[in-house]
RNA sequence: UCUUUAUCAAGAGCGGUUGAGGGACGGGCCCGAUGACACCCGGCAACAGCCAGAACCCUGGAAAUGUGCCAAUUCCUGCAGGAUAAUGAGUCCUGAGAGAUAAGAG
Numbered sequence: 001u002c003u004u005u006a007u008c009a010a011g012a013g014c015g016g017u018u019g020a021g022g023g024a025c026g027g028g029c030c031c032g033a034u035g036a037c038a039c040c041c042g043g044c045a046a047c048a049g050c051c052a053g054a055a056c057c058c059u060g061g062a063a064a065u066g067u068g069c070c071a072a073u074u075c076c077u078g079c080a081g082g083a084u085a086a087u088g089a090g091u092c093c094u095g096a097g098a099g100a101u102a103a104g105a106g
Base pairs, nucleotide, nucleotide: 001106003104004103005102006101007100008099013041015040016039017038021031022030023029025078026077027076028075042070043069044068047066048065050061051060052059053058074098079095080094081093082092083091084090
């Protein structure tokens, strides 16, 4: 850098440092000097890995190890189909796309 598979409605500090933007992108709507974001500590979780039953798949257990995550459903939406509404322009459902994370292949 590209690709495959799986998951994405739960969960996570009134700590320390720092000092202005941040929530991927567009449109919204939010968070932030009552200190956001980031880093450290702490925590949550259980993808890889460990143990067991199994014997690939799967189920359960623990959380030393490798990640990851710790505002809002991936904050909503961005394309398509369906339902509802009927003088409304919203609401709901499903799927795709995009994105994030893990493990693998190139």